[in-house]
RNA sequence: CAUCCAGAGGGGUGGAGGGACUGGCCCUUUGAAGCCCCGGCAACCAUUCUGAGCCAAGGGAAUUUCCCGCGGCGAGAAACGGUGCCAAUUCCAGCAGGCUCCAUGUUCAAGCCUGGGAGAUG
Numbered sequence: 001c002a003u004c005c006a007g008a009g010g011g012g013u014g015g016a017g018g019g020a021c022u023g024g025c026c027c028u029u030u031g032a033a034g035c036c037c038c039g040g041c042a043a044c045c046a047u048u049c050u051g052a053g054c055c056a057a058g059g060g061a062a063u064u065u066c067c068c069g070c071g072g073c074g075a076g077a078a079a080c081g082g083u084g085c086c087a088a089u090u091c092c093a094g095c096a097g098g099c100u101c102c103a104u105g106u107u108c109a110a111g112c113c114u115g116g117g118a119g120a121u122g
Stems, first nucleotide, its partner, number of pairs: 001122004009038005017027003021094004039086003044082002047078004053073003058068004090118001095115006
């Protein structure tokens, strides 16, 4: 800096935890985490292919113009390689503001929206 409401699990081993933290709510002895094997998802990096258009080092010509063009930008596809991922939106919330609801007004609760924080991956 970019992305995070899409997508994708079986077996072995192991034997009680796991979902980052806190709260909630879930998953889990019908077997958690970890480790191994196989499979899959995705398309960040690398690679390959296609590509109208735009910019353009430089060059050419019959020079108010035309042509070629190193390289770059932007779009799509593929999936051999490097990562990542394969319960629940990052499971939800956390901080701030706003809206709805009730209502004379305020506060609380509940629901929603926007931004931020934290985190994850590249």
A computed fold for a 122-nucleotide RNA from a soil metagenome, annotated as SAM riboswitch aptamer (S box leader). RNAcentral holds the sequence, with entries from MGnify. The coordinates come from a structure-prediction model, not an experiment, and the mean pLDDT is 81.